This is a predicted structure of a 105-nucleotide RNA (Guanidine-I riboswitch aptamer).

């Protein structure tokens, strides 16, 4: 100067907001407002958790000799700033998508 391949699901927490539902105000009553409403549904983490599957290394019953049930491990790391940033998607919103993205060191 220059480098990501660093998996994928599922539950779930942190966080988030308002379609439904509760609640709250108005209203005769249908229905209206309201997340500067604790909640349920709901969305939800690369740098949160567990589990599962994939992946890779080594062993290996067995076997038609092409292959390979099975098992043990490993699957690491992850600051700072942009940033109360912009764009996107849902009702809407976000530590969700862009994006382990830009830049720095």
């Nucleotide at each position: 100067c220059g480098a990501a391949a660093g998996u994928g699901u599922g539950u779930c927490u942190a966080g988030g907001g308002u379609u439904c539902c509760g609640c709250a105000u108005c209203g005769g009553c249908a229905g209206a407002u309201g997340g500067a409403c604790u909640g349920g549904u709901c969305c939800g983490a690369g740098u949160g958790a567990c589990a599962c599957a994939g992946g890779c290394a080594c062993c290996a019953a067995u076997u038609a000799u092409g292959g390979g049930a099975g098992g043990u491990g490993c699957u690491a790391c992850a600051c700072c700033g942009u940033a109360u940033a912009g764009g996107g998607a849902u009702a809407a919103a976000a530590g969700c998508c862009c994006a382990g993205g830009c830049g720095g060191a």
Annotation:
The prediction has a mean pLDDT of 81. Its Rfam family is "Guanidine-I riboswitch aptamer". About the family: This family represents a conserved RNA structure found upstream of the ykkC and yxkD genes in Bacillus subtilis and related genes in other bacteria. Its family is annotated with regulation of gene expression in the Gene Ontology.